[in-house]
Context: one part of a larger RNA
RNA sequence: UGACGGGGGCCCGCACAAGCGGUGGAGCAUGCGGGUUAAUAGGAUGAUACGCCAAGAACCUUACCAGGGCUUGACAUGGCUGGGCCAGCCUAUGAAAGUAGGUCUCCCGGGCAACCGGGUCCAGUCACAGAUGGUGCAUGGUUGUCGUCAGCUCGUGCCGUGAGGUGUUGGGUUAAGUCCCGCAACGAGCGCAACCCUCGCCAGAUGUUGCCAUCGGGUAAUGCCGGGCACUCUUCUGGGACUGCCUGAGUAAUCAGGAGGAAGGAGAGGACGACGUCAAAUCUGCAUGCCUCUUACGCCCUGGGCUGCACGCGUGCUACAAUGGCGGGUACAAAGGGUUGCUAAGCCGCGAGGUGGAGCCAAUCCCAAAAAACCCGUCCCAGUUCGGAUCGGAUGUCUGCAACUCGACUCCGUGAAGGCGGAAUCGCUAGUAACCGUGGAUCAGCAACGCCACGGUGAAUACGUUCCCGGGCCU
Numbered sequence: 001u002g003a004c005g006g007g008g009g010c011c012c013g014c015a016c017a018a019g020c021g022g023u024g025g026a027g028c029a030u031g032c033g034g035g036u037u038a039a040u041a042g043g044a045u046g047a048u049a050c051g052c053c054a055a056g057a058a059c060c061u062u063a064c065c066a067g068g069g070c071u072u073g074a075c076a077u078g079g080c081u082g083g084g085c086c087a088g089c090c091u092a093u094g095a096a097a098g099u100a101g102g103u104c105u106c107c108c109g110g111g112c113a114a115c116c117g118g119g120u121c122c123a124g125u126c127a128c129a130g131a132u133g134g135u136g137c138a139u140g141g142u143u144g145u146c147g148u149c150a151g152c153u154c155g156u157g158c159c160g161u162g163a164g165g166u167g168u169u170g171g172g173u174u175a176a177g178u179c180c181c182g183c184a185a186c187g188a189g190c191g192c193a194a195c196c197c198u199c200g201c202c203a204g205a206u207g208u209u210g211c212c213a214u215c216g217g218g219u220a221a222u223g224c225c226g227g228g229c230a231c232u233c234u235u236c237u238g239g240g241a242c243u244g245c246c247u248g249a250g251u252a253a254u255c256a257g258g259a260g261g262a263a264g265g266a267g268a269g270g271a272c273g274a275c276g277u278c279a280a281a282u283c284u285g286c287a288u289g290c291c292u293c294u295u296a297c298g299c300c301c302u303g304g305g306c307u308g309c310a311c312g313c314g315u316g317c318u319a320c321a322a323u324g325g326c327g328g329g330u331a332c333a334a335a336g337g338g339u340u341g342c343u344a345a346g347c348c349g350c351g352a353g354g355u356g357g358a359g360c361c362a363a364u365c366c367c368a369a370a371a372a373a374c375c376c377g378u379c380c381c382a383g384u385u386c387g388g389a390u391c392g393g394a395u396g397u398c399u400g401c402a403a404c405u406c407g408a409c410u411c412c413g414u415g416a417a418g419g420c421g422g423a424a425u426c427g428c429u430a431g432u433a434a435c436c437g438u439g440g441a442u443c444a445g446c447a448a449c450g451c452c453a454c455g456g457u458g459a460a461u462a463c464g465u466u467c468c469c470g471g472g473c474c475u
Stems, first nucleotide, its partner, number of pairs: 007475007015465002019428005026318008034309001042053002064304007073128001077127008088103006106119005130293002133291003139287002141282003144278001146276001151190006157166003170181003196270004201239005207233001210229002215226003242264001245258005320421001324379006336367003341360002346355003386418001391413004396409003434457007
């Protein structure tokens, strides 16, 4: 000077408490450990690994294993020698890759031609290529975490022999080293805040979306048509909130209450992450030093594996029912996506789907039905009309060269565990939790119950800071 203390003081945070819903028990999905295996590729491992890298493992991907092959190589640049082919087609062999053979005008310029120069390809040869091989304890870049915590420093001055201190401590205040006051300090920088984006109010501009608001026409019905930008909305530009005003407290900063207002005292959310810590993570995204392999640790192919299961753990989904299940009827979203794409009406099929082709490069057409909710009916507390695992059947559907290992979905049958979960443990303070559905990326298809986004319905509780966890300041 720090760090630490089952030392002290002050103060924060869903940290506890208060409350709501879960996990831990069941079945299934998914990741991990373990064991298994020819291989079950590799990485990630307390918090900060475990629905993580992976926003798509049947082949491919693929890095693993077995077998079959290639050796200037699947890819780049250049030198030398020789040649005219390469591609395509054919034959043999093969699981394919490949191998062997056959067929087949090289092109451009100069020249009558021989030939010369250049390009391109092949063969040989030489430099080299190549490596998801090692080292994240050699690195760049990027990322997690403490932590959106309020801190971390510098210049000059002053103090101290010096390390260093002061400033940054103190009294108040704040979400904040935020601001005020004081002070041997005076200033400044990186952080905080603000500047950026979204939502909430208003105005202006904008009218192939919206509106009978207004006028006219028309229909079984519909902005359907003429017409019009009023409203809603779209997009853009501005305004608006500043403790500005009032009352009270205070020297001040500020705090409590009030008015007006769509909105208050940071309006709500996001982006944004200081000096640094963990030799934290990543050489498998990429880049890169060094080391290693070089007829193989490189490259191609077929098949298998990454999906294998006596177990253990994490994260989820579905349930155990009556605030419910089932049948019928009937409303109301937002945000997205769409051209070798989204696909309407109609027809066929119980259905997945098939057929059909209108429209749409999309505020115009399509995906599209929102679901919970609401109304009517039924079930009557039961392992059930709960629950749906598992298994059987289908000349069942779709994608794809191909669904055996190993796809999703449909129909019929079967109907398991499960009656609310031990110790323990997680999330959340408001349009939040909980419940409900919708879309997208990846993607031929899909193991998505994941992830990211969107709206609908919509709570309870916070006395308080003694205790648990993490953090800040002083000592």

A computed fold for a 475-nucleotide part of an RNA from a metagenome, annotated as small-subunit ribosomal RNA, 3' major domain.
Its mean pLDDT, the model's own confidence on a scale to 100, is 86.
Its Rfam family is "Bacterial small subunit ribosomal RNA".
The full RNA is in RNAcentral, with records from SILVA.